[in-house]
Molecule: small-subunit ribosomal RNA
Organism: uncultured bacterium
């Protein structure tokens, strides 16, 4: 600091996630020590027990205790002791109770509060302040009580009631007043309106305790001061406008109340005010700060622990006392709980500290001490003190230390893995030498305390001896993001933060080895901040991804031209004050270090005060003219309203003419017409739009304006410089206009036309096509108020190269139907900087600046619910949430694809010639069947295919038998010598069994056979989607790429595209490219002339010789011919086209002409194409069997379907007779000739040949003659008797092949399809692999030998280019909506039940406060009817309760609405390519859905053609 994740790849856009910190934490594993922290975040739920405030006796009276003296009694006696009582004193120590202080602190919580509640900074001229300091003055003199206490009593009890005595520092008068407080007029001096401060005067008010140890301690006024409080301002302080209005004591005022003070605080009157868009009100949710937590800051979150404040103390209300509360452990009263209870009544408040229960995923000990710090009373001694030190428990957390250190290779054993060689764990361990932090064991021992006085503690820490012992887990290992192996599993169990993994070779699941982090922790959850520049102030954007309001006027606001003066609000700067402490940081100390603690510095970005400065902002004053109007003078224009008038064309009506027919469409129909239409001529009628002009031309703010004239008007625009003088931009709210469609009313209606109807289309066709046709479109006043209202691009300003057209205007030249230069407005192209994710914009910006306003913040759910406004309705405007998803989306690449487009090929169409589908029969294939009919190919590219040949074998299937280290390989022991070979014997069959005959040797053995064990053999068993080879197929299609270089941010381009040209990416030429490679071509082969060479087995001209004859022989090698080299063909020559060039026509000469025919030869790839059953070969399987052996069967079945073929169907035939010409082959476990036998198939014979000698071997089609004369035939041969012959151990299942006989369908093939461009089709025979026999199949190989090809619009296939895409699995792609079905989560809903705050009524406790007070009263007095109080009772207000109608809110409901989600469900095909009817937006309307249709609008619409206009 950044990375994963949309994608075939890219860039960007964008949201998820992931690394990193932290927590009062929880959970799962695991756990060794210490030190310092820190521990109910839920139920402000409910509490048993115990403590948590109390203390003075030096206030004051009583009590009891003990001593001491003393009255005085009694006992006991030892006669003065003792015990026990008692009176009174006094002294000591307790103390209920009356008295003072405390008890309002400490301590705990965070319910309430959104508030002067809290931070911050000021004020109080409106304030009070116990104890404390400080100062001045003072304490005279008196009365009357009341607890306690005794007495009587009520009650269970709590607590009382009566009636009697008393004390005070407890109450009450009186005296006194320095100085105070109050009236009342006055001076002085000063302020901020009231006013304050001092002075001097009258006049009136009110104090006081005492106690002593004599030092003092205490009271009392008063003035200060500290402390501590109280009240008031500025500014800051959460969300929601789906809260816009609130308020009635409200605001304000005059008088009063009341407080400690101000104030409507509160009351009477009087006024009508007062707050809100700079958010009143209402709702929601919260105690605030210092702080803490992240973060590079800005921010952002959070309010544990400790520190300041506020709040509260079961709930709700009150008040008393007091200096101080409206009061946690005080008091009244309602209320809800909960105890006790004699049912009369009474207690009670852990959100103090421990601890219970509950509730929770969770949070500790009913612990010691007042030693230390503090705090309350006292004069102290001391007493209290769950605050507070301490300890306990808990890895909760931060810190720190241990679990050992060195040596040690035979790299040990075990594991784990392996290619079996190894390898790794691993110096790790074992073994050997050594230490002792910690824990464990003695021992010693602090400091904390300033005289005593240690809870902690025998603790901290120190010493010592002892043992390597007591002491390591967690998680992870597919990327990200450090770490790999192996087996188990088989989309199953499971895993996962996001992407994803797992469907039999899972580094992703489980488990082991082995590695990697971290470490007493270690992972997960949950939060929070970061990364997220992912709400952007630092620091974003809105054309096309999220986003410019439809437009325009204007209000608040916000901004805001040139000079110049003045203030000092903003801004700059000095100075002070404050900004508590503790955090934080820096610097230094102290615990052994650290974590902690102390201690000094800095900060604390802030607020207030006050001095200064005047650039700039503001803010008054003066002035200017460039901003912006105004004035005059002109041209332009569908700019807008309203009358009028025009002519053309549908319609329609009336009248002639005229006849069958018209219309309509891809083709028809429906419709209209003999009642006379369409057509035509001629008159009328009525309503709507305005052809040409017309242009991407004009006008207008946008919607938006089109004949022509009138009237009335708005604005822009030029030109001039006469006038004002910043009057200016922008514009939340707000008013105004705003197509089309639709709504009221009223009118009007020619033509189109939503709906509807009919015909067609079609599987339907609620569409598209076509006849019809209402609304509606028009018109007039209203309402609405939306569009793709779009340049998808708010407004205004002002800068920034150029070009080249339009359109209104002016000036200026000039050669004046004009042109040229220049300038201001406008409206289009093209283009440079710049920008931009790229497409692109580019002076009309999307650039560069600046000023206002609107709007975005993932995708869906949704512009929808729900509310609120408007609206006549329809509907608009505002506008969420659950819940889902990893993405949705832009641009631009490459392919691919299109019912785009262009070009170009190919037996691909067309022209022809022959089949195929019909029959029979052959063969393969499905299917069925079977014990088994093994297995395998599957559109082209399976299907006469593997299989170049299934009677046994083959053969894998299937019954039956048989073996088990094997049928055959390798190794190991023994044992025999063989081994093989005849022979017999037996079985279906291998084997078994007997007999015979039969080894080398260097003496080590070798080979060989049989027996055994056991490692292994073996498998046509599975996986062709693990996999090698090999094969097939686009396609013998012209294609596929690289290296450098340039071009783009990138994927990629470019080269390989262009313009000719080829059979070709062949060449030629341009060109940011320039070279190369696999492919074409070409070289190999064979064919077609020709020449040399050579001549046997081939040949025979020419010579000879011989024959019935024949190259039969001599002879030759001329010729055919064979086979080795050559030669030739190369557009080479010529003419014409063409860019002179490639290269095309054409011609010559040639056996052959433009690749001369054929034929091998298959680019980079495609189909997870075929093949584990050629072979090989990874796992998986199966071992007495899924292996090996054998007999029989089966692969040959047969209702039936499809391919492939043969034979036919006849006369261009078919039979006969007698003639003719091939070329390739093959031959020894073989061709086989003469010659014999048979009617034939064949036999019998064997010549001769390893082949140019011999042979298989007669070619047939053809020609000749001859029959047959169209008929199921002298066609056509199935099928079937019968005899037979060959092969073979063996022809039943199941072979060929022959003779006789029998003689079936078939008369030329429907839809629909193949194959063929020249020696080819078609048609004829030959041969050969295979093979014992068995081809109508395959491969060759000759002979006869044709048609046609205008062309390339069409169909298939394929190649360039180029377009469009929402497809990349790639169109056999993609995606849409309804209906069904499960599931969520929600919305309305008769209605049920609840919170919540308010309102109005009624009730009205305790209390304060007022009245009243006839009754009651010690204290005073002038002694009464006194003063004064007091009970009572009344009243205003007043909590809780009750009633009632309402709003907010919530849960929840029969039913119901859409929405999300789901592996394969139904209907359709609505988008995406022209998506098959371009599509989408706003409306309307119809329709099972998608969605169709009408009007308007957009291009975010493919072609094509025309205009027009830019480049060059």
């Nucleotide at each position: 600091a950044g990375a994963g994740u949309u994608u075939g790849a890219u860039c960007a856009u964008g949201g998820c996630u992931c690394a990193g910190g932290a927590u009062g934490a929880a959970c799962g594993c695991u756990g060794g020590c210490g030190g310092c922290g820190u521990g109910c975040u839920u139920a402000a739920c409910a509490c048993a027990u115990g403590c948590a405030a109390g203390u003075c006796g030096a206030a004051c009276g009583g009590g009891a205790a003990u001593u001491a003296c003393u009255u005085u009694u009694u006992a006991g006696c030892u006669u003065g002791c003792u015990a026990a009582g008692u009176u009174g004193u006094a002294a000591u120590u307790c103390u209920a109770g009356u008295g003072g202080c405390g008890g309002a602190c400490g301590g705990g919580u965070g319910a309430g509060u959104a508030a002067c509640g809290c931070g911050u900074g000021g004020g109080u001229a409106a304030c009070c302040u116990g104890c404390c300091u400080u100062a001045u003055a003072c304490c005279g003199g008196g009365g009357g009580a009341c607890a306690a206490c005794a007495g009587u009593u009520g009650g269970a009890a709590a607590c009382g009631a009566c009636u009697g005595c008393u004390a005070a520092u407890a109450c009450c008068g009186c005296a006194u007043a320095a100085g105070c407080g109050c009236a009342c007029a006055g001076a002085u001096a000063g302020g901020c309106a009231u006013c304050u401060a001092u002075c001097a005067g009258u006049g009136u008010g009110a104090a006081a305790a005492a106690c002593u140890c004599c030092g003092g301690u205490g009271g009392u006024a008063u003035a200060a001061g500290a402390u501590g409080g109280a009240c008031c301002c500025g500014c800051g302080u959460c969300u929601g406008a789906u809260u816009a209005g609130c308020c009635a004591g409200u605001u304000g005022g005059c008088g009063g109340u009341g407080u400690a003070a101000c104030g409507g605080a509160c009351c009477a009157c009087c006024a009508a005010a007062g707050c809100g868009a700079c958010g009143a009100u209402c709702a929601g949710u919260a105690g605030c700060c210092g702080g803490c937590c992240u973060g590079a800051g800005a921010g952002g979150g959070c309010a544990a622990a400790c520190g300041g404040c506020c709040a509260c103390a079961u709930u709700g209300g009150g008040a008393c006392u007091g200096a101080g509360a409206c009061a946690c452990g005080g008091c009244c009263c309602a209320a809800a709980c909960u105890c006790c209870u004699a049912c009369g009544g009474g207690a009670g408040g852990c959100a103090g500290c421990a601890g219970u229960g509950g509730g929770g995923a969770a949070u500790a000990u009913u612990g010691c001490a007042c030693a230390a710090u503090g705090g309350a009373g006292g004069a102290a001694a001391c007493u209290c003190u769950g605050a507070u030190g301490c300890a306990g428990c808990g890895a909760c957390g931060c810190c720190g230390c241990g679990u050992g250190a060195g040596u040690g290779a035979a790299g040990a054993a075990g594991u784990a893995u392996u290619u079996c060689g190894g390898u790794a764990u691993g110096u790790a361990a074992a073994g050997c030498u050594c230490u002792a932090u910690c824990a464990g064991c003695a021992g010693g021992a602090a400091a904390g305390a300033a005289a005593a006085u240690g809870a902690c503690g025998g603790u901290a820490c120190c010493u010592g001896a002892c043992u390597a012992a007591g002491a390591a887990g967690c998680c992870c290992c597919g990327g990200c993001u450090a770490a790999c192996u192996a087996c188990g599993u088989g989309c199953c169990a499971g895993c996962a933060g996001c992407c994803g993994c797992g469907g039999u070779a899972a580094u992703a699941c489980g488990u082991a080895g082995g590695g990697g982090g971290c470490a007493a922790g270690c992972g997960u959850u949950a939060u929070c901040c970061g990364g997220a520049u992912u709400u952007a102030c630092u620091g974003g954007g809105u054309g096309u991804a999220a986003a410019g309001g439809g437009a325009g006027c204007g209000u608040a606001g916000a901004c805001g031209g040139u000079u110049u003066g003045g203030c000092a609000a903003g801004u700059c700067u000095g100075a002070a004050g404050u900004g508590a402490a503790a955090g934080c940081u820096c610097g230094g100390g102290g615990c052994u270090c650290a974590a902690c603690c102390c201690c000094g510095g800095a900060a604390c970005u802030g607020c207030u005060u006050u001095g200064g400065a005047a650039a700039c902002u503001g803010u008054c004053g003066a002035a200017c003219u460039g901003g912006a109007g105004u004035g005059c003078a002109g041209g332009a224009g569908a700019g807008g309203u309203a009358a009028g008038c025009g002519g053309a064309a549908u319609u329609c009506c009336u009248a002639g003419u005229g006849u069958a027919g018209c219309g309509g469409u891809g083709a028809a129909a429906u419709g209209c017409g003999u009642a006379g239409a369409u057509a035509u001529u001629a008159g009328g009628a009525g309503g709507a739009a305005c052809a040409c002009c017309a242009g991407a031309g004009g006008c207008g703010a946008a919607g938006g304006c089109g004949g022509c004239u009138u009237a009335c008007u708005g604005g822009a625009c030029u030109g001039u410089a006469a006038c004002u003088g910043a009057c200016g931009u922008u514009g939340a709210g707000g008013c105004u206009c705003g197509a089309a469609g639709g709504c009221g009313u009223g009118g009007g209606g020619a033509g189109c036309a939503a709906a509807c109807a009919g015909g067609a289309u079609u599987a339907g066709a609620u569409a598209c096509c076509c006849u019809g046709g209402u609304a509606g479109u028009c018109c007039a006043c209203g309402c609405g108020g939306u569009a793709a209202a779009c340049g998808a691009u708010g407004a205004u300003c002002a800068c920034u190269a150029g070009g080249u057209g339009u359109u209104g205007g002016c000036a200026c030249g000039c050669a004046u139907a004009g042109c040229g230069u220049g300038u201001c407005g406008g409206u289009g192209c093209c283009g440079c900087a710049g920008c931009a994710a790229a497409c692109g914009c580019a002076a009309u910006a999307a650039g560069u600046g600046a000023u206002c306003c609107a709007c975005c913040u993932g995708g869906g759910g949704a512009g929808u619910a729900c509310g609120u406004u408007c609206g006549c309705a329809a509907g608009a405007a505002u506008g969420a949430a659950a819940c889902u998803c990893a993405a949705a989306g832009g641009a631009a690449u490459u392919g691919a694809c299109g019912g785009g487009g262009a070009c170009c090929c190919g037996c691909a169409c067309a022209a022809g010639c022959g089949g195929u589908g019909g029959a029979g029969c052959a063969u393969g294939u499905g299917g069925u069947u079977u014990a088994a009919u093994u297995c395998g190919a599957a559109g082209c590219a399976a299907c006469g295919c593997g299989a170049a040949g299934a009677a046994c074998c083959u053969u894998a299937c299937c019954u039956g038998g048989u073996c088990u280290u094997g049928a055959g390989a390798u190794c190991c022991a023994g044992u025999u010598g063989a081994a093989u070979a005849a022979u017999g014997g037996g079985u279906a069959a291998u084997g078994c069994c007997a007999u015979u005959a039969g080894u080398c040797u260097u003496c080590g053995g070798a080979c060989a056979a049989c027996u055994g064990a056991g490692a292994c053999a073996g498998g046509u068993g599975g996986u062709g989607c693990a996999u090698g080879g090999u094969u097939g197929u686009c396609g013998u299609c012209a294609g596929c790429u690289c290296g450098u270089g340039u071009c783009g941010u990138g994927a990629g381009a470019u080269g390989u595209u262009g313009g000719g040209u080829u059979a070709a990416g062949u060449c030629c030429c341009g060109c940011a490219a320039c070279g190369a490679g696999c492919g074409c071509a070409a070289c190999c082969c064979u064919u077609g002339u020709c020449c040399c060479u050579a001549g046997u087995a081939g040949c025979c001209a020419g010579c000879a010789c011989g024959u019935u004859a024949u190259g039969g022989u001599g002879g030759g090698c001329a010729c055919u011919c064979u086979a080795a080299g050559g030669a030739g063909a190369c557009u080479g020559c010529c003419c014409g086209g063409g860019a002179u060039a490639a290269c095309c026509g054409g011609g010559a000469g040639g056996a052959a002409g433009g690749u001369g025919g054929g034929g091998a030869u298959g680019a980079c790839g495609u189909c997870a194409a075929a093949u584990c059953a050629u072979c090989a070969u990874g796992c998986c399987c199966c071992u007495u069997a899924u292996g090996a052996c054998c007999a029989g069967g089966g692969c040959u079945a047969c209702a039936c379907a499809c391919g492939u073929g043969c034979u036919a169907c006849a006369a261009u035939g078919u039979c006969g007779u007698a003639a003719a010409c091939a070329a390739a082959g093959g031959g020894a476990a073989g061709c086989a000739a003469a010659g014999g036998a048979g009617c034939g198939a064949u036999c019998c014979g064997g010549a001769g040949c390893a082949a140019a000698u011999c042979c298989c071997a007669u070619a047939a089609a053809u020609a000749a003659c001859g029959a047959c004369u169209c008929g199921g035939u002298u066609c056509g041969g199935a099928u079937u008797g019968c005899a037979g012959g060959c092969u073979g151990c063996a022809a039943c299942u199941c072979g060929c092949c022959u003779g006789c006989a029998u003689g079936a369908a078939g008369c030329u093939g429907g839809a629909a399809u193949c194959g063929c461009u020249a020696g080819u089709a078609a048609u004829c025979g030959c041969a050969g692999a295979u093979c014992a026999g068995c081809a109508u199949g395959c491969u060759g190989c000759g002979g006869u030998g044709a048609a046609u090809a205008c062309g390339u619009u069409c169909c298939c296939g394929g190649g360039u280019c180029u377009u469009g895409u929402a497809c990349a699995c790639a169109c056999c792609g993609c995606c849409c909506g309804u209906c069904a079905c499960a599931c969520c989560a929600u919305g309305g809903g008769a209605g049920u039940c609840g919170a919540u705050a308010a309102u109005g009524c009624c009730c009205g406790a305790a209390g304060c406060u007022c009245g009243u007070g006839a009754c009651c009263u010690a204290a005073c007095c002038u002694c009464g009817u006194g003063a004064a109080g007091g009970a009572g009772c009344g009243a205003u207000c007043g909590a809780a309760g009750g009633c009632a109608g309402g709003a907010u809110u919530g849960a929840u409901a029969a039913c119901u609405g859409g929405g999300g989600u789901g592996a394969a469900g139904u209907c359709g095909u609505a988008a995406c390519a022209a998506g098959g009817u371009a599509g989408c937006c706003g409306u309307a309307u119809c329709g099972g859905a998608a969605g169709g249709u009408g009007c308007g609008g957009c291009u975010g619409g493919a072609u094509c053609a025309c205009c027009u206009c830019c480049u060059u």